[in-house]
RNA sequence: GGGCCUAUAGUCUAAUGGUAAAACGUUUCAGUCGCACUGAAGUAUUGGCGGUUCGAGUCCGCCUAGGUCCA
Numbered sequence: 001g002g003g004c005c006u007a008u009a010g011u012c013u014a015a016u017g018g019u020a021a022a023a024c025g026u027u028u029c030a031g032u033c034g035c036a037c038u039g040a041a042g043u044a045u046u047g048g049c050g051g052u053u054c055g056a057g058u059c060c061g062c063c064u065a066g067g068u069c070c071a
Base pairs, nucleotide, nucleotide: 001070002069003068004067005066006065007064010024011023013021018054025043026042027041028040029039030038031037047063048062049061050060051059
């Protein structure tokens, strides 16, 4: 320098172009003398900029970051 793949919550993973989800974590509350633990209720998310579309996490282009292969 070139080809290919990946990017979703604090972490790890889902999501036929049609309301973004679960587990762990975290916060509050209840049970306890207290801790652990259990239960209930919350919190927090599509890497960036454009394009296509009535509608984009999803399709297309570029950029950024990571991985991999070639030179």
RNAcentral holds the sequence, with entries from ENA. Predicted 3D model of a 71-nucleotide RNA (transfer RNA) from a Candidatus Shapirobacteria bacterium. Lineage of the source: Bacteria > Bacteria candidate phyla > Candidatus Shapironibacteriota. Its Rfam family is "tRNA". From the family's description: Transfer RNA (tRNA) molecules are approximately 80 nucleotides in length. Rfam classes the family as a transfer RNA. Its family is annotated with triplet codon-amino acid adaptor activity in the Gene Ontology.